[in-house]
RNA sequence: GGACGCAGUUUCUAGGGUUCCGGUUCCCCAUUUGUGUUGGGCUUUCGCCUCUCAUGGUGGUGGGAUGACUGGUCCAAGAGAAGCUCACCGGGCACGCGCCUGGUUGCACGGAGGGACAAAAGCCCGGGAGAC
Numbered sequence: 001g002g003a004c005g006c007a008g009u010u011u012c013u014a015g016g017g018u019u020c021c022g023g024u025u026c027c028c029c030a031u032u033u034g035u036g037u038u039g040g041g042c043u044u045u046c047g048c049c050u051c052u053c054a055u056g057g058u059g060g061u062g063g064g065a066u067g068a069c070u071g072g073u074c075c076a077a078g079a080g081a082a083g084c085u086c087a088c089c090g091g092g093c094a095c096g097c098g099c100c101u102g103g104u105u106g107c108a109c110g111g112a113g114g115g116a117c118a119a120a121a122g123c124c125c126g127g128g129a130g131a132c
C1' cells in the first nucleotide's frame, strides 16, 4: 500500500424503550341491607328507621404516577435466524433472445460521541475512528 457485490429485500429473534392498549398504584366521583360509628326519630322491652363519618367491595369514556410492569402495539441487528431476488459457477434443452435444473454466497475485535421517533437500543452515522 492492498481486492473480495464486503448487494438488496421480507418475516422474525436476542435486545430496546414507553406514544397507545393492558397491568399496578394514588386521588376524585358514583354505588353498596359488608363492617364499625355520630346525631335524630319510633318503641315498655327486644329492636327498627333515618342521617354523618371511617373502612371494605364494585364500577367510571374522570385525573395523576409507574417500564427496578410478564405482556399487546411500536423500534430492532454488517459482525443473529430463516426465506426470496439479483450476482457468480456447473449441467440439460435450445443454440437468437432464452427456458429448466443443481450448487456457491466466505470472514468479521470494536469504542467514545452524536442523530431520529413518544423513547431507547445490538437502530442510523458505521464493516466508520481505532485495534488485530
Base pairs, nucleotide, nucleotide: 005086007085008084009083010082011081012080015075016074020072021071022069023066024065025064026063027062028060029059030058031057032056034055035054036053039050040049041048042047087104088103089102090101091100092099093098107127109130113125114124115123

This is a predicted structure of a 132-nucleotide RNA (Guanidine-I riboswitch aptamer) from Cyanobacteria bacterium K_Offshore_surface_m2_239.
It was read from a public genome assembly, where an Rfam model found it.
The coordinates come from a structure-prediction model, not an experiment, and the mean pLDDT is 80.